This record gives sequence, structure tokens and C1' cells, in this order.
RNA sequence: ACUGUCAGUUGGAUGAUCGUGAGUACGUAUUUUGUAUUCGAGGAAAGUCCGGGCUCCAGAGGGCGCGUUGCCAGGUAACUCCUGGGCAGUGUCGAAAGGCACUGACGGAUAGUGCAACAGAAAGAACACCGCCAAUGGUUUCCUGUUGUUCAGGAUUCACAGGCAAGGGUGAAAUGGUGGGGUAAGAGCCCACCGCAUGGCUGGUAACAGCUAUGGCUCGGUAAACCCCAGCGGGAGCAAGGCCAAAUAGGCAGUGAGGGGUGGCCCACCCCGACUAAUACACUGCGGGUAGGCUGCUUGAGGGUAUGGGUGACCAUACUCCUAGAGGAAUGAUCAUCCGAGUGGUAACACUCGACAGAACCCGGCUUACAGACUGCCAGUAUCC
RNA sequence: GGCGGCGUAGCUCAGGUGGCCAGAGCACGCGGUUCAUACCCGCGGAGUCGGGGGUUCGAAGCCCUCCGCCGCCACCA
Repeated sequence: ACUGUCAGUUGGAUGAUCGUGAGUACGUAUUUUGUAUUCGAGGAAAGUCCGGGCUCCAGAGGGCGCGUUGCCAGGUAACUCCUGGGCAGUGUCGAAAGGCACUGACGGAUAGUGCAACAGAAAGAACACCGCCAAUGGUUUCCUGUUGUUCAGGAUUCACAGGCAAGGGUGAAAUGGUGGGGUAAGAGCCCACCGCAUGGCUGGUAACAGCUAUGGCUCGGUAAACCCCAGCGGGAGCAAGGCCAAAUAGGCAGUGAGGGGUGGCCCACCCCGACUAAUACACUGCGGGUAGGCUGCUUGAGGGUAUGGGUGACCAUACUCCUAGAGGAAUGAUCAUCCGAGUGGUAACACUCGACAGAACCCGGCUUACAGACUGCCAGUAUCC
Repeated sequence: GGCGGCGUAGCUCAGGUGGCCAGAGCACGCGGUUCAUACCCGCGGAGUCGGGGGUUCGAAGCCCUCCGCCGCCACCA
């Protein structure tokens, strides 16, 4: 210097004219309207996938159920988030040891139940298709003992009942792996190393790692299958909720001495109500009326700078700044100059284009969309010293 | 704005408990029947199971994410 991964920042600039939503001031004088001035989209405002604030349900209690989370430690208001560490996997560099980067729903399969199509002998309880093996019995052929028959022995072949699980074959997966000994053939049957399990010691807050002893290995996979263990979760959502105004048939049906406490059940607790009757009351459904105003509403777990603590996420202190808050509707358009990109052209230059997208109670995350520019770390390559 | 549900052939739906080539009716094509058409009979084609990723030996069904469609909600007595 180039290329690439990862992380972060930014998300066209300036001016003029016209227009627009909200606030303030002044004038007109109210169905308001005009002028001036200030402010007026985002990193995702999106998806609504998590978590919280806030509001209401009296309060937010217990058990079951249901849902959700799941290596360890920390951060945070909280989290399916973030940071650091451990372990595993993949990639890359390296002769190796190992380094670096990325990814991981990463508790439990010796609590129990279930599942594993097809293939295969056998799929979780055991099993033998091909194959290997000695013994027994039979048979064919050959060889030897004899010149020949018989007989004996050996080889070959077949059968029955056995031994074996080394090899082949099936499968996604087949009962520790490699090497040696051993054996009729084999086998953790025995031995060495590795792996696994259990115990001890050391280091670490822990996950875990290292060392060591013992055990021949008993105990395969699947929990984004049920489940078990541990932790967390009361419900609903700003169309929540509060105040005012207007209008209507305080109508009909059902259920009940209990009902309600915002989608499950029980207990506890709280509130409302009745007294043996349906006319009243409570709840549910249908029907009726209004579709107006104010509030909630934006100063907040807020942003920036500096200092300090911490590996870091983050925290503390000081100073400083606040700038949309709506009806579903505003936040824009045109021109000029510049900036960037593309096309054409030798060039001057000409033409076209300006990523994704659009607040609605607020905040922290995640996910998804996104042209271009900039910064940093790391890796690789090339050149020079 | 908030909350809930659905997506399988051209249409209407099964299958949802992971495994037997993903099925049925209507529609469509071909053949038969008929003088011809319809009805009827036989045969056949047609599916990225809304898209992508993951778990698993194996996904229409389980998990995550994106897309599309549908439904519900206010106040008063």
C1' cells in the first nucleotide's frame, strides 16, 4: 500500500423562493384570519419477538396446573439482552506444540415412559446371514502304511448339536480404540498407551482444568419427544385510566342466594348484596344512545463533555443541554452551486440518479431492511528499510 | 395503536401422534359409451405443504425468523 473478516460512526451540504403542523407575540374580530418568530422523524420511527416503567383491577399471598428460561460469574429496573471466563465445533496459520477468528437452545439419557421408517442376523433386549474353529458321526475322492482287498492314519467334503464375535455385509447409529501377547479359533481373556467411570489431591469464587490411584468397561442415541431438576412469571393493556358534556327504551331474555375481584382449578383475603321472595338486587347476553371536549402526553432507568473505578459490559461524581407531541392526515416542493454514484465521450463536458424507510404513552434490547462514505483491531499478500 | 387466529393441487378441505412415494371431492386433459352433447365408466397430469434457517438419520407437523390474509377493541345509562 492492497484485499478480507469483525466492530463502531455517519446516513448528502449551503443558499433562495413557495408551502405546511404546533407553540408564543401582535393585529383583525371569531366558522376565524393575517404577520413575525421558535421548533418540527429514525438508526431502524418497522416487525410487535422479549423485558420493564406507567395505569386499572382492594392487595399481589400460598398450592396445583400452564407458560418460559437453562455451562459459570458479573452488569442491569429487567430480559430470549450485554460483558468476561469455561467447554465443544468449524475455519485459518504453523513441521509440531500451539496461536488467532467465528459459531454454539451448552442442565439431566445410572428417575421413569416413549421413539428409531427402509435395510439388516440383531435397534436396546439381545443376536448370528456370510464367515472362523477344534471335537463327534457319516460319505465321496486322493495320499501314506501294504503288491491288492480289508483295516488304520491324514487331507478334502457334508450333517447335527456346539464355541466365537476378529473379519465381511446392512444402517444415520452395531456393545470402547490402536498395538502386542494369548488361543482350536477368538474375545479386556491378559498387558501397554489413549478414552470412559469412580475416589483423592492441587489451582480457580465457579463452570472447569491438571496430577494421581482404582475399576476391565458395567452404563449406546434422541429431552427444538413426554418428562425430571432448578429459577422466574397474578391479569389486562394509553382503544389502559381520569374529568366534563350530549343523547336514549334504565327495554328484553337467562342465571343466582350468592356474586365479583379482566382467559384454568383450589385455599386464604377483600368488596358488594339478600333474608325465603321476585317487583328489588348482582352477573351475563341481546337491544338502545353518543361517536364531542379536556387530561394521561412527554424532563426521561435522557443526551453530551471531563475526571475517577473496572479486563469489560457498566458504575460514580462534576459541569452542561433539552428541540415532534398530533384528527388517520404536518414534518414538503422547486431552482442554483457544490458533494457522491452511474452511463457516454480522448478530453472539456453532457445526461440520469441520491440507500432503507415515515413518530403516535415512554424506555432498554433483539430481529429484519439499508446505496455510499469514514475510523479502528486482526489476518493475509506485495514492496522498501 | 394494541390483541388474537390462519396459510396444503386452479377451488373447497383431510392429514398435524415426526417415517408406509402427500390424499379426497369438484375442476382440467385423454379414452370409452352416444347419431351428437350431457350424465356415466376408466386412465392421467397438476403440490418449492406461504419463504428462509435450525433440531433430527429423517420435518407438512417441532423451534426461530420473515411474508401475506382475516377477525376483535371506545364511551353512556
Molecule: RNase P RNA; transfer RNA
Organism: bacterium